[in-house]
RNA sequence: CGGGGAUUGGCGCAAUUGGCUAGCGCGCUGGUAUCGGGAGCCAGAGGUUGCAGGUUCGAAUCCUGUAUCCCCGA
Numbered sequence: 001c002g003g004g005g006a007u008u009g010g011c012g013c014a015a016u017u018g019g020c021u022a023g024c025g026c027g028c029u030g031g032u033a034u035c036g037g038g039a040g041c042c043a044g045a046g047g048u049u050g051c052a053g054g055u056u057c058g059a060a061u062c063c064u065g066u067a068u069c070c071c072c073g074a
Stems, first nucleotide, its partner, number of pairs: 001073007010026004019057001028044005050066005
């Protein structure tokens, strides 16, 4: 330098090749319970989907550029 892949709450991952309010597990907070904790059960908070533009009535998803990481090649 060229090609490919990944990036989504604190962490790990989904989201059926554009459509209802972006979900799941762990974690966190509160409650219940306990002498007090843990486990269990109930409830809740937390996301501008890496960043910036574009297309579209509508974008995590499509297009362009760009950042970081991984793989292959030179």
Source information
The RNA shown here (transfer RNA) has 74 nucleotides and comes from a Candidatus Shapirobacteria bacterium. Model confidence (mean pLDDT): 81 of 100.